[in-house]
RNA sequence: GCCGGGGUAGCCCAAUCGGCAGAGGCCGCCGGCUCAAACCCGGCGCAGUGUGGGUUCGAAUCCCACCCCCGGCA
Numbered sequence: 001g002c003c004g005g006g007g008u009a010g011c012c013c014a015a016u017c018g019g020c021a022g023a024g025g026c027c028g029c030c031g032g033c034u035c036a037a038a039c040c041c042g043g044c045g046c047a048g049u050g051u052g053g054g055u056u057c058g059a060a061u062c063c064c065a066c067c068c069c070c071g072g073c074a
Base pairs, nucleotide, nucleotide: 001073002072003071004070005069006068007067010026011025012024013022019057027045028044029043030042031041032040050066051065052064053063054062
């Protein structure tokens, strides 16, 4: 330098080929259960999606440039 994959919450990870961003798990807080705790159950908390533009009524999703991580080729 070229090609491919990825970047979404404090962490991991979905979002059905453009239409409600948390479906889930971990974590934290509160409550229930218990003599007390663990397990379990319930509730709550936390992101406008790597950055900047573009297309569109509407973009995490499509297009362009750039940044970062992983792999391959040279």
Molecule: transfer RNA
Organism: Actinomycetota bacterium